[in-house]
């Protein structure tokens, strides 16, 4: 200098000017009006998990069902974070894995191919064999047989090389690799990991098919739920206590009680719940880190189909352009002048913790890798 | 706001368990038939299953993300 990787900030500031909204306070001719606090995100989205909360009488058991899945830890909880094993991927910082079990059992592996699971003789390669030819070396054929070395299909064809066997060959012996399994020793909380040794034991995928193994789940959702005002017309049809709903699948078990559909018909009001919370922010301690914990200091929307915007004017991170000055300065290239631009994704509605998405123009910083210089 | 569903030619809809990358109808093209047209008959093309991973030899089909589009949930008698 140039390429790469992680990871944090931040999502513009000050004035001035016209506006919307809740709250409080005055005034009022009840229409409103002034004046003053406050007034969106890092994702408020998407609603993908987890929870708080709030009804089902307690929140119960048991089958179905669902979810989760290396290992230790964090956490209210989690599918989420942090450390670590494995494995893969890149020279390296690093990324990335819905990573438990295919010797508990079931299914499936299309199409080609002889033969798709404890398999398979198509070609070929090896013996016999029935013929035929025959320059006796053998060559063609017929039929029985062995044989997974070679060819050849296919995503996948039941270890690899070498050598030794062998009629050809085959872990059918051996050495060396490379899986798997027992045993030992030793390290670590594990998950693993490193080393001896010993067995020819070589054994496919797939579980984001059923399954099994461990853990974990009761349902519904603020339109939950309560209080209170208002208003109106009923009417048909099922099933009736062995019955329907509380319990969105099924049984027991509690518990209420007429219960459910079809047609009509009324009101679409006010309050609680609502926001001070697993709150944010600063410094100290514990820890590798996610977190924890003391101590100090903030208070930062609360609603009705729903308010936070517009412009101007000065600047701030940058970023273009320039017959423009300066550097040794044609030219890159850097300082500066001087003119323009200065921005995106979006949008609370009960509240929290992630996750995934979407985002212009940028700043900062750690680490790797290449090249020059010293 | 919160709670299910759904997506295959221009339209309607098939596609057993995941297996020749997709059957059919109606619309459209071309021909025959008719004086000409309509019916009819034959025949042709139109999709790669809303989009992107990912699991698998293989994805409409199994799993995750995103778009799109549909229904539903207010009081009380």
């Nucleotide at each position: 200098u140039g390429g790469g990787u992680c990871g944090g900030c931040a999502a513009g500031a000050c004035g001035g000017u016209c506006g919307c909204g809740u709250c409080a306070g005055c005034c009022u001719u009840c229409g409103g009006g002034c004046u003053g606090c406050c007034g969106a995100g890092g994702a408020a989205c998407g609603u993908c998990c987890g929870g708080g909360c709030u009804c089902c009488g307690c929140a119960g058991a048991g089958c179905a069902g669902g979810g989760c899945g290396g290992u230790g830890g964090g956490c209210a909880a989690c599918a989420c974070c942090c450390a670590c094993c494995c494995g893969g991927g890149g020279c390296a910082a690093c990324c990335c894995g819905c990573g438990a079990g295919a010797c508990a059992g079931u299914g499936c592996c299309a199409c080609a191919g002889a033969g798709a699971a404890c398999a398979g003789a198509c070609c070929g390669c090896c013996u016999c064999u029935c013929g035929u030819c025959g320059u006796c070396a053998g060559a063609c054929c017929u039929g029985a047989g062995g044989u997974a070395a070679g060819g050849g299909u296919g995503a996948a064809a039941c270890g690899g090389u070498g050598g030794g066997g062998u009629a050809a060959g085959a872990g059918c012996c051996c050495a060396c690799c490379a899986g798997c399994g027992a045993c030992c020793g030793g390290g670590g909380u594990g998950a693993c990991c490193c080393g001896g040794c010993c067995g020819g034991c070589u054994c496919g995928g797939c579980a984001a098919a059923c399954c099994u193994c461990g853990c974990c789940c009761g349902g519904a959702g603020c339109a939950a739920g309560g209080u209170c005002a208002g208003a109106c017309a009923g009417g048909g049809g099922a099933c009736c206590a062995u019955g329907a709903g509380a319990c969105u699948g099924c049984u027991c078990g509690u518990c209420u009680c007429g219960u459910c559909c079809c047609c009509g018909g009324g009101u679409a009001g006010a309050c609680c719940g609502c926001u001070g919370g697993a709150g944010c922010g600063g410094c100290g301690c514990g820890g590798c880190a996610a977190c924890g914990u003391g101590u100090c200091g903030c208070c930062g929307a609360g609603a009705g189909a729903g308010a936070u915007g517009g412009c101007c004017g000065u600047c701030c991170a940058g970023g273009a352009a320039u017959c423009c000055g300066c550097g040794g300065g044609a030219a890159a290239c850097g300082c500066g002048a001087u003119u323009c631009c200065g921005a995106a994704c979006a949008g609370a509605a009960c509240c929290c913790g992630g996750c995934g998405u979407a985002u212009c123009a940028g700043c900062c910083g750690g680490c790797c890798c290449a090249u020059u210089c010293c | 706001g919160c709670c299910c569903c759904c997506g295959u030619a221009g339209c309607c809809c098939a596609a057993u368990u995941g297996g020749c990358a997709g059957a059919g109808g109606c619309a459209g093209g071309g021909a025959a038939c008719u004086u000409a047209a309509a019916a009819u008959u034959c025949u042709c093309a139109c999709a790669g299953u809303g989009c992107c991973g990912g699991u698998u030899c293989g994805a409409a089909c199994c799993c995750g993300g995103c778009c799109g589009g549909g229904g539903g949930c207010a009081c009380g008698a």

Two RNAs folded together computationally: RNase P RNA and transfer RNA, 451 nucleotides in total. Model confidence (mean pLDDT): 77 of 100. It holds a member of the Rfam family "Bacterial RNase P class A". About the family: Ribonuclease P (RNase P) is a ubiquitous endoribonuclease, found in archaea, bacteria and eukarya as well as chloroplasts and mitochondria.